[in-house]
RNA sequence: GGGCGAUUAGCUCAGUUGGUUAGAGCACUUGCCUUACAAGCAAGGGGUCGGGAGUUCGAGUCUCUCAUCGCCCA
Numbered sequence: 001g002g003g004c005g006a007u008u009a010g011c012u013c014a015g016u017u018g019g020u021u022a023g024a025g026c027a028c029u030u031g032c033c034u035u036a037c038a039a040g041c042a043a044g045g046g047g048u049c050g051g052g053a054g055u056u057c058g059a060g061u062c063u064c065u066c067a068u069c070g071c072c073c074a
Base pairs, nucleotide, nucleotide: 001073002072003071004070005069006068007067010026011025012024013023019057028044029043030042031041032040050066051065052064053063054062
């Protein structure tokens, strides 16, 4: 330098042919339970989907560009 893949909650990941409220598990907070802790049960908080631009009535999803990480080729 070229090719491919990934980027969504604190972490690991879903997200259907682009469609009308962004989700799960773990973690975190509060309460119950316990002498207490853990486990368990109940409730709750947390995101502008890596940055920017475009297409569209509508974008996490499609296109372009930049950034970061991984793999391959030179």
Model confidence (mean pLDDT): 82 of 100. The RNA shown here (transfer RNA) has 74 nucleotides and comes from a Bacilli bacterium. The source organism's lineage runs through Bacteria, Bacillati, Bacillota and Bacilli. Its Rfam family is "tRNA". Rfam classes the family as a transfer RNA. Rfam describes the family as follows. Transfer RNA (tRNA) molecules are approximately 80 nucleotides in length.